[in-house]
RNA sequence: GUCCUUCUAGUAUAACGCUAGUACAUGUAACUUCCAAUUACCUAGUUUUGGUUAAAUUCCAAAGAAGGACA
Repeated sequence: GUCCUUCUAGUAUAACGCUAGUACAUGUAACUUCCAAUUACCUAGUUUUGGUUAAAUUCCAAAGAAGGACA
């Protein structure tokens, strides 16, 4: 320099174009003499900007970040 892939909660990972789930972690409560374990509940998210669409995590373009192949 050219090409390819990926980007979703704090972490990991799902989601036929039709209002984004699960697990762990954090927090609160219960249980316990206390702690741990366990149970219940809450909170927390689509990298950014445009476009298509009645409707976009999903499709398109550009940018950014990470990784890879070739030279």
Model confidence (mean pLDDT): 81 of 100. Transfer RNA from Nemipterus japonicus, 71 nucleotides, folded computationally. Lineage of the source: Eukaryota > Metazoa > Craniata > Clupeocephala > Nemipterus. Its Rfam family is "tRNA". The family's RNA type in Rfam is transfer RNA. RNAcentral records the identical sequence in 3 taxa.